[in-house]
RNA sequence: ACAUCAGGUUCGGGAGAUCCCGGGGCCAACUGCGCAUCGCGCAGUCGGAACCGGAGCCGAAGGAGCAUCCGCCCCGGUAAACUCUCAGGCGCAAGGGACCGUAUCUGAUAA
Numbered sequence: 001a002c003a004u005c006a007g008g009u010u011c012g013g014g015a016g017a018u019c020c021c022g023g024g025g026c027c028a029a030c031u032g033c034g035c036a037u038c039g040c041g042c043a044g045u046c047g048g049a050a051c052c053g054g055a056g057c058c059g060a061a062g063g064a065g066c067a068u069c070c071g072c073c074c075c076g077g078u079a080a081a082c083u084c085u086c087a088g089g090c091g092c093a094a095g096g097g098a099c100c101g102u103a104u105c106u107g108a109u110a111a
Stems, first nucleotide, its partner, number of pairs: 004108006011101003018055001020054004026048002029045007056090003062086001063084003069077003
C1' cells in the first nucleotide's frame, strides 16, 4: 500500500399502513341578526391545524422471540428482510427509514 471485518461521515435510491369515529376548544372565510364610534357580540355553514379519548391498520429506526448448530446438555450460547408489535409509524408534504450503491475517514486482523 492492497484485501477482509466492524463502525462513522457525504451524496443518490428507498416501502407499508385510517382524508376512521367521538369530544370540547383555537384560527380563517361566508351568511344572518343586534348594537354601532366600520368595530364588537351571538348563531349557522364550510375548511385548516393541534389536543384528548376510542377503534382499526403497518413494519424497514430501536427492541423482543424462535429454527439450526454448539456447549459444561438441569440449563446456557447462537440468525434474519421470518414472527411479535413494547416502542415507533399510518391523507399529501415534511421527517424518519432497514437495506443497496458512490466517495471518504477511523479501528482491528492475516499474509